[in-house]
């Protein structure tokens, strides 16, 4: 330098262009002598950034950034 993939909650990840979710974690209640487990409820997101397309974008397109893999180059 070229190609491919990834970026969504604290973590691991889902998410046919039409209300952003799950598990774990966290908080409260319940249960217990107490803790843990279990049960119920709740909080937490400007979907990496900037533009574009569209009535409508996490989703499609372009650029940029970061990370990973492969290839090439490297006197």
């Nucleotide at each position: 330098g070229g190609g491919c993939g990834a970026u969504u909650a604290g973590c691991u990840c889902a998410g046919c262009g039409g209300u952003a979710g799950a598990g774990c974690a966290c908080u409260g209640c319940u249960u217990u002598c107490a803790c843990a487990c279990g049960g119920c409820a709740g909080g937490g997101g400007u979907c990496g950034c900037u533009g574009g397309u569209u009535c409508a974008a996490g989703u499609c397109c372009a650029g940029c950034a970061u990370c990973g893999c492969c290839c090439a180059c490297c006197a």
Predicted 3D model of a 75-nucleotide RNA (transfer RNA) from a mine drainage metagenome.
The coordinates come from a structure-prediction model, not an experiment, and the mean pLDDT is 82.
It matches the Rfam family "tRNA". It is annotated as a transfer RNA.